[in-house]
RNA sequence: AGGCGAGUAGCUCAAUUGGCAGAGCACCGGUCUCCAAAACCGGGGGUUGCAGGUUCAACUCCUGUCUCGCCUG
Numbered sequence: 001a002g003g004c005g006a007g008u009a010g011c012u013c014a015a016u017u018g019g020c021a022g023a024g025c026a027c028c029g030g031u032c033u034c035c036a037a038a039a040c041c042g043g044g045g046g047u048u049g050c051a052g053g054u055u056c057a058a059c060u061c062c063u064g065u066c067u068c069g070c071c072u073g
Base pairs, nucleotide, nucleotide: 001072002071003070004069005068006067007066010025011024012023013022019056027043028042029041030040031039049065050064051063052062053061
C1' cells in the first nucleotide's frame, strides 16, 4: 500500500425485505431477612465510531474517514 472482518447501554452481544433500538450481566429502588446474600418485582441509562448521500423512513443501502483484528505483498 491492497483485501476481509468488527465498532450498537458501564460490560458481553442481538436487531437481514429498510418500518417503534433490545436482551443478559452490572447499576438504582422495592418486597423478603435480625442484617446481608440469593430469589422476585419495578426503574434509569443510547448522537448505533465519525461526516456526508439515497429514501416518506437508515443499526441496516451508497461514499469518505477513524480505531482494532486478520490476511497478501

Notes: Predicted 3D model of a 73-nucleotide RNA (transfer RNA) from a Candidatus Omnitrophota bacterium. The sequence was found in a public genome assembly. The coordinates come from a structure-prediction model, not an experiment, and the mean pLDDT is 82.